Fluoride riboswitch aptamer (crcB RNA motif) from Ollibium composti, 60 nucleotides, folded computationally. The prediction has a mean pLDDT of 77. It was read from a public genome assembly, where an Rfam model found it.

RNA sequence: UUGAUUGACAGCGGUGGAGUUCGCUGACAACCGCCUCGGGCCGAUGACUCCUGCUCACUC
Repeated sequence: UUGAUUGACAGCGGUGGAGUUCGCUGACAACCGCCUCGGGCCGAUGACUCCUGCUCACUC
């Protein structure tokens, strides 16, 4: 100096915040939803839980 591995760290996983966990990426990256695309459709999660926002129904 170069390469590999391990650990740590940082970032990401289609719309907000937090915790846990899984996966991916190493900034030249991961990632940036789908469809019959002049329009239409689902969803605040990668997964679980809580909060906030939105929608529908019922009760007071």